[in-house]
Context: one part of a larger RNA
RNA sequence: CUAUGGUUAAGGAACUCGGCAAAAUGCCCCCGUAACUUCGGGAGAAGGGGGGCCACAUCCGGUGAGAGGACUUGCUCCUUGAGCUGGGGGUGGCCGCAGAGACCAGCGAGAAGCGACUGUUUACUAAAAACACAGGUCCGUGCGAAGCCGUAAGGCGAUGUAUACGGACUGACGCCUGCCCGGUGCUGGAACGUUAAGGGGACCGGUUAGCUCCAUUUCGGUGGGGCGAAGCUGAGAACUUAAGCGCCAGUAAACGGCGGUGGUAACUAUAACCAUCCUAAGGUAGCGAAAUUCCUUGUCGGGUAAGUUCCGACCUGCACGAAUGGCGUAACGACUUCUCGACUGUCUCAACCAUAGGCCCG
Numbered sequence: 001c002u003a004u005g006g007u008u009a010a011g012g013a014a015c016u017c018g019g020c021a022a023a024a025u026g027c028c029c030c031c032g033u034a035a036c037u038u039c040g041g042g043a044g045a046a047g048g049g050g051g052g053c054c055a056c057a058u059c060c061g062g063u064g065a066g067a068g069g070a071c072u073u074g075c076u077c078c079u080u081g082a083g084c085u086g087g088g089g090g091u092g093g094c095c096g097c098a099g100a101g102a103c104c105a106g107c108g109a110g111a112a113g114c115g116a117c118u119g120u121u122u123a124c125u126a127a128a129a130a131c132a133c134a135g136g137u138c139c140g141u142g143c144g145a146a147g148c149c150g151u152a153a154g155g156c157g158a159u160g161u162a163u164a165c166g167g168a169c170u171g172a173c174g175c176c177u178g179c180c181c182g183g184u185g186c187u188g189g190a191a192c193g194u195u196a197a198g199g200g201g202a203c204c205g206g207u208u209a210g211c212u213c214c215a216u217u218u219c220g221g222u223g224g225g226g227c228g229a230a231g232c233u234g235a236g237a238a239c240u241u242a243a244g245c246g247c248c249a250g251u252a253a254a255c256g257g258c259g260g261u262g263g264u265a266a267c268u269a270u271a272a273c274c275a276u277c278c279u280a281a282g283g284u285a286g287c288g289a290a291a292u293u294c295c296u297u298g299u300c301g302g303g304u305a306a307g308u309u310c311c312g313a314c315c316u317g318c319a320c321g322a323a324u325g326g327c328g329u330a331a332c333g334a335c336u337u338c339u340c341g342a343c344u345g346u347c348u349c350a351a352c353c354a355u356a357g358g359c360c361c362g
Base pairs, nucleotide, nucleotide: 001357002356003355004354005353006352007351008350010348011347014346019343027051028050029049030048031047036041038172052094053093054092055091056090058088059087060086061085062084063083066080067079068078069077070076071074095099107341108340109339110338111337112336113335114333115332119131120130135170136169137168138167139166140165141164147156148155149154173328174327175326176325178258179257180256183255184254185251186250187249188248189247192246193245194244198240199239204234205233206232207231210227211226212225213224214223215222216221259277260276261275262274263273286320287317298314299313300312301311302310
């Protein structure tokens, strides 16, 4: 010096991001116990008192030597009861600093946020406010169900049958859940428009038997032009034809969205009111500087001698808001924040002791 323990005057969180760490609390019995509450809780709330050993008497049990009595003489019944023993409270006394004497063994209270709760999670940096959850809602599914696995057979669903099963969102409970269907999605509709392959085959073309014209000829032919059946073949209009899309409706606990400007009241200020533009509709209830507020340490109040945090309000919500749920909420939480009591070497400010290691001398 490091590590692990122990003790400490006075103070007692002044330490620090933060009481981190340490200290303190701790068991049993008795008394006593608030707000709030879903009446179960909260609660071991909080806060107090007692606790060892010895003697004596007493109370309640267990066992029951012995004695007495009764008759129906029995392994009978009834009464009394020494001794030994378990427990309760009482009185008196004894010792120590200390009697749950060691080990073991809740700190408590107030307020706020989030999540209802018990549970689950990043095996090896995150245990949480994240996930799950009971409950709520929507959508699908009539059974060879939907959905899922598999090329299929087949299987799960389910030896279940809509009080069932699958999917999505929300997340106990209480009070509630506003407006918008223009966009996107989904569902329904089938009149009209559009729309593929297919069907259809008008019309046009290629080839050519044959016919015909011209030139030429050794009269056998040869060369060139035109028309052109059937067959084969190229291209192909009208017409016909589904879903889809267009179109018309519905649907937001589907994805989502939920305005601006100007003026106005007999102090001022503000604007119940008016006007105007735009929109599918312009944010309702509730909450609000919030796990959301930039400006911001907003302003006021509380707490402190002093408070960028905290609590209560205000509302100017940069950029809350209603199952991407809104606002409350008893209980619960190794969650987050603030405060108080108790307690302490966390600190003022450090000292000493023990053990182990290091280091120095030898």
The part of an RNA shown here (large-subunit ribosomal RNA, domain IV) has 362 nucleotides and comes from Streptomyces echinatus. Its mean pLDDT, the model's own confidence on a scale to 100, is 88. The source organism's lineage runs through Bacteria, Actinomycetes, Kitasatosporales, Streptomycetaceae and Streptomyces.